RNA sequence: GGAGUCGGCCGGACGGCCGCUGCGCGCAAGCGUGGAGGAAAGUCCGGGCUCCGCAGGACAGGGUGCCAGGUAACACCUGGGGGGCGCGAGCCCACGGAAAGUGCCACAGAAAACAUACCGCCGAUGGCCUUCGGGCUCAGGCAAGGGUGAAAUGGUGCGGUAAGAGCGCACCGCGCGGCGGGUAACCGUCCGCGGCACGGAAAACCCCACCCGGAGCAAGACCAAAUAGGGGAGCCGCGGGUUCGUCCCGCACGUGUGGUCCGCACGGCUCCCGGGUAGGUCGCUUGAGGUGUGCGGUGACGCACAUCCCAGAGGAAUGGCUGUCCUAGACAGAACCCGGCUUACAGGCCGACUCCUUUU
Numbered sequence: 001g002g003a004g005u006c007g008g009c010c011g012g013a014c015g016g017c018c019g020c021u022g023c024g025c026g027c028a029a030g031c032g033u034g035g036a037g038g039a040a041a042g043u044c045c046g047g048g049c050u051c052c053g054c055a056g057g058a059c060a061g062g063g064u065g066c067c068a069g070g071u072a073a074c075a076c077c078u079g080g081g082g083g084g085c086g087c088g089a090g091c092c093c094a095c096g097g098a099a100a101g102u103g104c105c106a107c108a109g110a111a112a113a114c115a116u117a118c119c120g121c122c123g124a125u126g127g128c129c130u131u132c133g134g135g136c137u138c139a140g141g142c143a144a145g146g147g148u149g150a151a152a153u154g155g156u157g158c159g160g161u162a163a164g165a166g167c168g169c170a171c172c173g174c175g176c177g178g179c180g181g182g183u184a185a186c187c188g189u190c191c192g193c194g195g196c197a198c199g200g201a202a203a204a205c206c207c208c209a210c211c212c213g214g215a216g217c218a219a220g221a222c223c224a225a226a227u228a229g230g231g232g233a234g235c236c237g238c239g240g241g242u243u244c245g246u247c248c249c250g251c252a253c254g255u256g257u258g259g260u261c262c263g264c265a266c267g268g269c270u271c272c273c274g275g276g277u278a279g280g281u282c283g284c285u286u287g288a289g290g291u292g293u294g295c296g297g298u299g300a301c302g303c304a305c306a307u308c309c310c311a312g313a314g315g316a317a318u319g320g321c322u323g324u325c326c327u328a329g330a331c332a333g334a335a336c337c338c339g340g341c342u343u344a345c346a347g348g349c350c351g352a353c354u355c356c357u358u359u360u
Stems, first nucleotide, its partner, number of pairs: 001356010012325007020035006037331001041342002044340005049216004061212005066080005081095001082093004096207002101205002104200002118146002120142003126137004154172006173196001174194005179188003220282004230273006237251005253267005289308008326329001
């Protein structure tokens, strides 16, 4: 100098003027102070909180799935193991079980999981022929080689054989047991046994282990009009009827119409209690909180001390104009809260590390 890997951070700055909104002060005018994000997003996981409800067990259903730890919890994070990729820093992996059972493996191919044979090899023993070198071949033997396929029944070599074959042996691989290391997953230049004990796929059913009650802040709690309806108490004329309900009829009374009368229409009054609606209040933001220091831990994280208060609306605020500067400003906007994951993001900064080249 070039190429790259991982982690963290910022994501316009500083003013002026006019506005919006929560809170505090003030009689008021107004003043002071707080006012979006790393993702506020997707609503995909996990929890807090609330109500239903009593969830103890079983079944069904769903989820998770190497090991250990962290955490309120998780499908998250940290550390480790195994496998794959990369020269490397580093990155990726639903990574339990396929000798419990069922099902599947297109096309091709003889055969796709229990054995099998298309081409091929052999044909020792038997038969035929023979120029005696051998040739052909039935029954049969074989699976080395070819061919098919994503995948074909351990690999290499030597022996062996008619040809072959873990048929035998050596090494490698595999399985089981022991021993050693490790909390464990797992590992081993160790020892022994087994010729190999039978492919893939469980994001197919399934088996095993563990976890999970449901609905969600429009959750839910409280206060509480007017009108209508429910319950109760008291009061209000006479006469009659009665199904016993202040239910019906007549007169009287009141109200309305109207200047008045007749007529016509309508009619119990007051108070209390309780439920619901409108409306209002709470839930609502002090919290598994932020920052700093120290300590423990490889780390995620935990503990202690100090310090800070940092949106909380309910048609829903966080905006507009403008000045200076620069690298000319991306993705995007809270609605109960928190921990994650995922996705979007112009541009810029910092740190650690790897590889290549050059110079000293």

The RNA shown here (Bacterial RNase P class A) has 360 nucleotides and comes from a Gammaproteobacteria bacterium.
NCBI's taxonomy places the organism under Bacteria, Pseudomonadati, Pseudomonadota, Gammaproteobacteria.
It is recorded under the gene name rnpB.
The sequence is in RNAcentral, with records from ENA.